[in-house]
RNA sequence: GGGUCUUUAGCUCAGUUGGUGAGAGCGCUGCCCUGAUAAGGCAGAGGUCGGUGGUUCGAGUCCACCAAGACCCA
Numbered sequence: 001g002g003g004u005c006u007u008u009a010g011c012u013c014a015g016u017u018g019g020u021g022a023g024a025g026c027g028c029u030g031c032c033c034u035g036a037u038a039a040g041g042c043a044g045a046g047g048u049c050g051g052u053g054g055u056u057c058g059a060g061u062c063c064a065c066c067a068a069g070a071c072c073c074a
Stems, first nucleotide, its partner, number of pairs: 001073007010026004019057001028044005050066005
């Protein structure tokens, strides 16, 4: 220098052919339960979907560029 892939909640990851309001597990908060508990039950908070543009009636989901990371080639 070229190519491929990844970037979604604090962490690990889903998200079918673009279509109402973006999810799971763990973690976190509150309450309940218990002799007690890191165990169990219930409820809840938490996300500019890496960034900037573009396409579209509509984009996490398609296109371009940029950034970070991984791998391969030179």

A computed fold for a 74-nucleotide RNA from a Pseudomonadota bacterium, annotated as transfer RNA.
Lineage of the source: Bacteria > Pseudomonadati > Pseudomonadota.
Rfam family: tRNA. The family's RNA type in Rfam is transfer RNA.
The coordinates come from a structure-prediction model, not an experiment, and the mean pLDDT is 82.